[in-house]
Molecule: RNase P RNA; transfer RNA
Organism: Anaerolineae bacterium
RNA sequence: UGGGUUGGUUGGGCGAUCGCGGGGUGCGCUGCACCCUGAGGAAAGUCCGCACUCCCCAGAGCACGGUGCUGGCUAACAGCCAGGCGGGGUAACCCGACGGAAAGUGCCACAGAGAACAGAGUGCCCGGCCCCGCCGGGUGAGGGUGAAAAGGUGCGGUAAGAGCGCACCAGCGCGUUUGGUGACAGGCGCGGCUUGGUAAACCCCACCGGGAGCAAGGUCAAGCAGGCGCAAGGGGCGGCUCGUCCCGUUUGAGCGCCGGGUAGACCGCAAGAGGCGGUGUGUAAACAUCGUCCCAGAUAGAUGAUCGUCACCGGAAACGGCACAGAAUGCGGCUUAUAGGCUGGCCCGGGUG
RNA sequence: GCCGACGUAGCUCAGCUGGUUAGAGCACAGAACUCAUAAUUCUGGGGUCACUGGUUCGAGUCCAGUCGUCGGCA
Numbered sequence: 001u002g003g004g005u006u007g008g009u010u011g012g013g014c015g016a017u018c019g020c021g022g023g024g025u026g027c028g029c030u031g032c033a034c035c036c037u038g039a040g041g042a043a044a045g046u047c048c049g050c051a052c053u054c055c056c057c058a059g060a061g062c063a064c065g066g067u068g069c070u071g072g073c074u075a076a077c078a079g080c081c082a083g084g085c086g087g088g089g090u091a092a093c094c095c096g097a098c099g100g101a102a103a104g105u106g107c108c109a110c111a112g113a114g115a116a117c118a119g120a121g122u123g124c125c126c127g128g129c130c131c132c133g134c135c136g137g138g139u140g141a142g143g144g145u146g147a148a149a150a151g152g153u154g155c156g157g158u159a160a161g162a163g164c165g166c167a168c169c170a171g172c173g174c175g176u177u178u179g180g181u182g183a184c185a186g187g188c189g190c191g192g193c194u195u196g197g198u199a200a201a202c203c204c205c206a207c208c209g210g211g212a213g214c215a216a217g218g219u220c221a222a223g224c225a226g227g228c229g230c231a232a233g234g235g236g237c238g239g240c241u242c243g244u245c246c247c248g249u250u251u252g253a254g255c256g257c258c259g260g261g262u263a264g265a266c267c268g269c270a271a272g273a274g275g276c277g278g279u280g281u282g283u284a285a286a287c288a289u290c291g292u293c294c295c296a297g298a299u300a301g302a303u304g305a306u307c308g309u310c311a312c313c314g315g316a317a318a319c320g321g322c323a324c325a326g327a328a329u330g331c332g333g334c335u336u337a338u339a340g341g342c343u344g345g346c347c348c349g350g351g352u353g
Numbered sequence: 354g355c356c357g358a359c360g361u362a363g364c365u366c367a368g369c370u371g372g373u374u375a376g377a378g379c380a381c382a383g384a385a386c387u388c389a390u391a392a393u394u395c396u397g398g399g400g401u402c403a404c405u406g407g408u409u410c411g412a413g414u415c416c417a418g419u420c421g422u423c424g425g426c427a
Stems, first nucleotide, its partner, number of pairs: 001349010012310007020038008040324001044335002047333005052213004059242004064209005069083005084098001085096004099204002104202002106198003122142001123139007151169006170194001172191008217267004226258005233247004274293008312321003354426007363379004372410001381397005403419005
């Protein structure tokens, strides 16, 4: 200096005027004045995981659903960190739904002789016959088809061949041993010679999950009108069984149809798995501890508009533009969108000293 | 706000347990019939299977993400 790769952070500043939500104080209190405060890194998608609330409790089994290399972190997770294995890349680095296909079942279209109990169309070899050919048998080595054709190379062997035998290589299983917490890696020995793919097909194994969701749920206020039919069981907010609780069978639980009323206030709801800084432990994620700070709470939804100026981008100038997007119970993640700015590490190439 | 379903031709829908070239009705175009139009008959065109990745030899179908539409809950 060119290119690449991977993190972190920011995402307009200042001032003036007018206005909006929340809180506080004061006053002459249907309000007014003053002061303080008021969107994000994703507030988004609602994809995971929790808190919290209700379903008596959240109990058992099945079903169903989810997760799926190992160790750790965490309230928990499909998240994060570290490592292993596999794949890509010259490398930095990136990607991986990464348990099981010698438990079982299913499927593998077309083409092809044959698609998982292999297989005889061509070729090769042997035998027979009425010997340019046909018939019977052997063969999986050559050719061809296909996404995939049942280990590879060589030597022996054979009628021709073939793990049929042997050597080496690849792979698998069993035993043993070394290192590691472990996934796994390395060594040695033995074995049969080789067991196709698909589990984001059913399934098996291990672990996890009760359901619903703040329109949960609670308190107060206001308001209303019941009628008809079915009915012996019904309900506990996805299903079944057990268990358990509640309501009911003359006074009728519940269901269906018609009709009537409400559309308000408060709590939940803002001090939290909280933010920032320091120290310690740990490779790290993170944890512990100390100090400090208080940081939106609306309810159809406030957080805005205009002007000046500076910064940035385009333009000769006038002037124009300035990303993605906006809370709705809260929190931890993931994913997706995002103009531009600042900044750290690492890798490859070139030049110069 | 929370929860659920769907997206295939211009419109309405099929498409099984993944398979060869994705179909049907209406609509559209052409021809026949008619003096002409409609109806009818015959023929034909028309598809980013919402989009982007992945699994598989192979995806409309299976899986994940994104976008859009519709519905329910006081």